Annotation
This is a predicted structure of a 78-nucleotide RNA (SAH (S-adenosyl-L-homocysteine) riboswitch aptamer) from Stagnimonas aquatica. The model forms 100% of the base pairs in the Rfam consensus. Its mean pLDDT, the model's own confidence on a scale to 100, is 78.
RNA sequence: GCCCGCGAGGGGCGCUGCGACCGUCGAUGAGGGCGGCCAGGCUCGCCGGCACUGACACCGCAACGGCGCCCGUUCCAA
Numbered sequence: 001g002c003c004c005g006c007g008a009g010g011g012g013c014g015c016u017g018c019g020a021c022c023g024u025c026g027a028u029g030a031g032g033g034c035g036g037c038c039a040g041g042c043u044c045g046c047c048g049g050c051a052c053u054g055a056c057a058c059c060g061c062a063a064c065g066g067c068g069c070c071c072g073u074u075c076c077a078a
Stems, first nucleotide, its partner, number of pairs: 001050003005046005010071006018041001021036005040064001
C1' cells in the first nucleotide's frame, strides 16, 4: 500500500435517490433502458493475508458524512 472481517466516530424519526448491488429488457454484448433496494459507500483503530519498506522515547489528539424534525452531551451568553 492492497484485500477480508470487526470496532469506533452520541442517538431517533421522516424524505429524496448518486454510486454499488439485485432483477428485467437489449443478442448471451455495450459506457444503455426500466424497476427494486439504498445516506458510514468516508476516516481512524484492530485482526488475518499478500507485497514493499525501515527502526529513539514520551505526551496529547481526530476530521468528516444530502434535506427536515426531535432527543442527548459539552462550552459560552442571557